The RNA shown here (Glycine riboswitch aptamer) has 95 nucleotides and comes from an Actinomycetota bacterium.
Lineage of the source: Bacteria > Bacillati > Actinomycetota.
Its Rfam family is "Glycine riboswitch aptamer". From the family's description: This family represents the bacterial glycine riboswitch.
[in-house]
RNA sequence: CAACGCGCUGUGGGAGAGCGUCCACCCCGCCAGGGUGGGCCGCCGAAGGAGCAACCGCCCCGGAAUCUCUCAGGCAGAAGGACCGCAGUGUCGGG
Numbered sequence: 001c002a003a004c005g006c007g008c009u010g011u012g013g014g015a016g017a018g019c020g021u022c023c024a025c026c027c028c029g030c031c032a033g034g035g036u037g038g039g040c041c042g043c044c045g046a047a048g049g050a051g052c053a054a055c056c057g058c059c060c061c062g063g064a065a066u067c068u069c070u071c072a073g074g075c076a077g078a079a080g081g082a083c084c085g086c087a088g089u090g091u092c093g094g095g
Stems, first nucleotide, its partner, number of pairs: 001094001004093002006090008018041001020040008042075003048071001049069003055063002
């Protein structure tokens, strides 16, 4: 200094898979209906986490996927959401 990377804030976009079943409690005078939580079965991968390692790096150290797993999370809508765009900001890298 603010090209570029990165972090943060705001904003736009943003996939997949069960409104499964049983039980308990709550709303409801009862029924019907609804809500919350838990068990079981089935399923999904794009919070987080773990694994492999093409690749970067002369070696070491180190970094490393949207691949794999499914611990966690999720399977109507809402919310969340890796990641991408834009604006602002910090100035760690960078100049």